[in-house]
RNA sequence: AACGCAAAACGUUCUAUCGCUGUCUCAUUUAUUUGAGGUAGAGGAAAGUCCGGGCAACACAGAGCAUCCUGCUUCCUAACGGGAAGGCGCCGACAGCCGGCGACAGCAAGUGCCACAGAGAAUAUACCGCCCGCAAGGGUAAGGGUGAAAACGUGAGGUAAGAGCUCACGGCUUUUCCGGGCGACCGGAAUUGCGGUAAACCUCAGGAGUUGAAAAACCAAAUAGGUCCUGAACGCGGAGUUGCUCGCUCCCACUCUUCGGAGAUUUCAGGAUGGGUAGGUUGUUAGAGGUUGUUGGCAACAACAACACCAGAUCAAUGAUAGAAGUUCUGCCUUGUGCGGAAAACAGAACCCGGCUUACAGCUUUGCAGCUGAU
Repeated sequence: AACGCAAAACGUUCUAUCGCUGUCUCAUUUAUUUGAGGUAGAGGAAAGUCCGGGCAACACAGAGCAUCCUGCUUCCUAACGGGAAGGCGCCGACAGCCGGCGACAGCAAGUGCCACAGAGAAUAUACCGCCCGCAAGGGUAAGGGUGAAAACGUGAGGUAAGAGCUCACGGCUUUUCCGGGCGACCGGAAUUGCGGUAAACCUCAGGAGUUGAAAAACCAAAUAGGUCCUGAACGCGGAGUUGCUCGCUCCCACUCUUCGGAGAUUUCAGGAUGGGUAGGUUGUUAGAGGUUGUUGGCAACAACAACACCAGAUCAAUGAUAGAAGUUCUGCCUUGUGCGGAAAACAGAACCCGGCUUACAGCUUUGCAGCUGAU
C1' cells in the first nucleotide's frame, strides 16, 4: 500500500416544465365552490412486527395452583429480554496486556439420559494383564485396549498384587472464618467430597390481566322498523250467497260508565323522538421529541440554557420528463483541468416513542488482523 472484518458518518445536488397531498393569504361562491399566489412534503433502516412503554376499552376482593417469560453484578432508563462499566469462563500454543465470544442460578434436592465402540457409562457381573491357588475359583480399576467421557492428577508409603487405603503437593467443589470490593467476585486458613448432562424433566428467584388505532369518543343522511303526540275512519272476527268484488243474510263480540260517552284494538295521514348503518370529525402528529452549547459522570446518561416548529395521506400524496454539475467504472490518443460510453444500492411513513434484528451500490473516517516476556 492492497484486500478482508467490525463500528461510525453520508446515502448525489441544482435548474426548468407538467402534476399530486397538506396548509396559509387574497379574490369569488348558496357551499372549502372555483381561481391565483406563497409555503411544507419519506428513511437509516420508514422493513421484520421480535422486545419494552405511552394511550384506549373491557376485566379485576385476597391468596394459591397451572401456563409462559427472564436468569453473573452494579448502574442508566418511563420501561425493557435494550444499553454502559465491570466480574468470571472459553478462544487467539503458554503468562500479562490487548481483541473476540458466552441462555453465565442449581447435577452436593430428586428422577432420567449418556449413540457407536468397549468387559464395564455409575451398586463397575474383569476382555487382556497382575496376584493367590494343583484346579475350580477368588482378589485387583494400578498397566493395556475402547471411547467425546473410564471413578481426581503426580510421587511416596503400603500390599500377595493393588486401590484416596494412608501421606505430601496440586486441580475442582461443600461448609465456616479472616481480609479486600457497593456487588458479581478475588486473596488466605481450616473443613467436606470427587464422571458428564438443566437449550433433559425438575428445583430456586424475579416477572406477566386481556385485546390493539379495524382500540376508543363524538356528529349523523336516505330507507325500513321501535316509541310518543295530534287528527280522521272503523265490526279490520267467522260463515253463507256470487266466477270475483261491492252488497245482502246469519253467528259471535273486550274494559269502564254518572248511560251522555271514554278507553283499548286496527287502518290511514301529519309531526316529534331513541337506537343503529352509510358517511364524517376527533384520536393523529408539540413530542419520556429535535438541533446547538455548557456542566456533571470512565461511560450509558442526566441537568440547565438558547433556538426552530419539522410529512400527515386514507382506492392511501411525496412523482414524471429534459438539461447541467459532481462521484465511480471504462474506451481512445493528441497524455490533457482532453474527448466519448456506462452505472448508482437496500428500500416507501399509516397512532406515537425507546430498542433489537435483518437488507444495503458507492464513498469517507477509525480500529483490528497483534505487542511484550520466558519456554
Bacterial RNase P class A from Mucilaginibacter auburnensis, 375 nucleotides, folded computationally. The sequence is in RNAcentral, with records from Rfam. NCBI's taxonomy places the organism under Bacteria, Pseudomonadati, Bacteroidota, Sphingobacteriaceae, Mucilaginibacter. The prediction has a mean pLDDT of 76. Its Rfam family is "Bacterial RNase P class A". Gene Ontology terms of the family: tRNA processing, dimeric ribonuclease P complex and ribonuclease P activity.